[in-house]
């Protein structure tokens, strides 16, 4: 040692306002928010992963594995190169709950987990 290994720690954001109504943080008008690797150039919308949701087979009350399903952008300019940057103008955003329909409240979740040049401790190795 931007060498390998095992171990343990971390590791999601929107804390809104207004108007309507018997009722609404959910309509409607502004707003705010965007996990992880990748990708001549910097990504919520490319490409992929992971959670959730389904199924099937092994374990034994919860976990392993495998396989499915999983949303969304264009237009100009700058460049050698950008659906990644600058301008503009849009788009999406599970599954339960809730006198009204939810990315922003409530909950599975003091949980999981992709990946980590994010941090430590132990071993090999040079």
């Nucleotide at each position: 040692g931007c060498a390998c290994g095992u171990g343990c720690u971390c590791c999601g954001g929107g804390g809104u306002c207004g108007g309507u109504g018997u009722a609404a943080u959910u309509c409607c008008g502004a707003g705010c928010c965007g996990g992880c690797g990748g990708u001549g150039a910097c990504a919520g919308u490319c490409c992929g992963c992971g959670a959730c949701c389904c199924g099937c087979a092994c374990c034994u009350u919860g976990g392993u594995g495998c396989g499915g399903u999983u949303g969304a952008c264009c237009u100009g300019g700058u460049g050698g190169a950008a659906c990644u940057c600058c301008a503009g103008g849009a788009c999406c955003g599970a599954c339960g709950g809730u006198g009204a329909a939810a990315g922003u409240c409530c909950g599975g979740a003091u949980g999981g987990g992709a990946g980590g040049a994010a941090g430590c401790a132990c071993g090999u190795c040079g």
Molecule: FMN riboswitch aptamer (RFN element)
Organism: Antribacter gilvus